Source information
This is a predicted structure of a 379-nucleotide RNA (Bacterial RNase P class A) from a Candidatus Zixiibacteriota bacterium. The RNAcentral record of the sequence draws on ENA. Its Rfam family is "Bacterial RNase P class A". It is annotated as a ribozyme. The model forms 92% of the base pairs in the Rfam consensus. It is recorded under the gene name rnpB. The prediction has a mean pLDDT of 79. The source organism's lineage runs through Bacteria, Pseudomonadati and Candidatus Zixiibacteriota.
């Protein structure tokens, strides 16, 4: 320089001016049914994913003697945590030259089912083939027939351990040595998953369980539109009760409603519009410090960090950092395609936007910065 590979930082700074949520404060204004309107300064006002709602937890409310079933869920081993299907070291396996990544990684002798095409056969195989007996033809050849086999050939992603040898008509773990695989014991190493090694046995009959299913754990439902409170109208209950309400003159009139078919008034409970809590001190956050490979775990100090509810967190100007792709001149090189540097003026600036909260995981996005791997030149 070119390519990978893992993994950390921040998410544009500061000033002006307008404008919106909250929150306490001061001034006014109002006393309702609850909540207060209003102006003023002041002080705060979105993320690393606020997002997909996949997953686990807190918080609420229902249900609920125990034990089991069904459903769902995880499925090497240790550890870490409120908890998980996260995450941290590790142990197999696979990719990749290497850094490094990726894996639902119990069971296929409990059953069951499926295995496209091809091919006889996809699980109790026999198509070519190889050998024996028989019987036909003139022959050791060819043809049928009955029986043995599975070395060799063919199909196929996969065909009933491998390589040699004994054997036998031909053949086969029929039998023998090695190699491989499993089952069993036994000895090291590890907390463990595993990993190294010995004996001993012919025990070698496929794959698939994110196919049913079997084994081991785990697991009750629904959510902040959860749930609590407070409460107009309006219908209802319950006492009281014979008056009320309008409107024209000015001390008397009019209409209207009502007097046990109960006007008005007071009082109950539920609960509607509407309001208030939940709802912003928490598994909180920063900085050191000590334990631990590490995930995380302890301790001191410090610190308070949005709460709307039609739902704020923005527009607009300056000025400065960065990046990114363009124009324009200038210098240099040029294989005449362009290439690199220097200055000038201007453009643009990712994904995205809290809604009870916290701890994952995914997904979307631009910058910068280390640290390792691989190849090639040069010193």
């Nucleotide at each position: 320089u070119c390519g990978g590979u893992g993994g950390g930082c921040g998410a544009c700074g500061c000033g002006g001016u307008c404008g919106c949520g909250c929150a306490a404060c001061c001034g006014g204004c109002g006393u309702u049914g609850a909540u207060g309107c209003c102006g003023g300064g002041u002080g705060u006002g979105a993320g690393g994913a606020a997002a997909g709602u996949c997953c686990g937890g807190g918080c609420u409310c229902c249900a609920c003697a125990g034990a089991g079933c069904a459903g769902g869920g995880u499925g090497c081993c240790u550890c870490c945590u409120a908890a998980c299907g996260g995450g941290a070291g590790g142990g197999c396996g696979g990719a990749g030259u290497a850094a490094u990544c990726c894996g639902a990684c119990g069971g296929a002798c409990a059953g069951u089912g499926c295995a496209a095409c091809a091919g006889a056969g996809a699980a109790c195989a026999a198509c070519c083939a190889c050998c024996u007996c028989g019987c036909a033809u003139g022959u050791u050849u060819u043809g049928c027939g009955a029986g043995g086999u599975a070395a060799g050939g063919g199909u196929g992603a996969a065909a009933a351990g491998g390589u040699g040898g004994u054997g036998u008509a031909a053949g086969a773990g029929a039998c023998c040595a090695c190699c491989g695989g499993c089952a069993u014991c036994c000895c090291a190493g590890g907390c463990a998953a595993c990993u190294g090694g010995g004996g001993u046995g012919g025990c070698c009959g496929u794959g698939u369980a994110a196919a049913c299913c079997c084994c081991a754990c785990c697991u009750g439902g629904a959510g902040c539109a959860a749930g609590g409170c407070c409460a107009a109208g309006c219908a209802g209950g319950a006492a009281a009760a014979a008056g009320g309400a309008g409107u024209g003159g000015c001390u008397c009139g009019c209409u209207c409603c009502g007097u046990u078919u109960g006007a008005u008034u007071u009082c109950c409970g539920g609960g509607u519009a509407g309001g208030c809590c939940g709802c912003a001190c928490g598994a909180g956050c920063g900085u050191u410090c000590c334990g631990g490979c590490g995930a995380c775990g302890g301790a001191a100090c410090g610190u308070c960090c949005a709460g709307a509810u039609c739902a704020a967190u923005g527009g607009c100007c300056g000025c400065g950092a960065c990046g990114c792709g363009g124009g324009c001149g200038g210098c240099g090189g040029u294989u005449c395609g362009c290439c690199g540097u220097c200055g000038c003026a201007g453009g643009c600036g990712a994904c995205a936007g809290a809604a009870c909260c916290c701890g994952g995981c995914u997904u979307a996005u631009g910058g910068c910065c280390c640290a390792c791997c691989g190849a090639a030149a040069c010193g």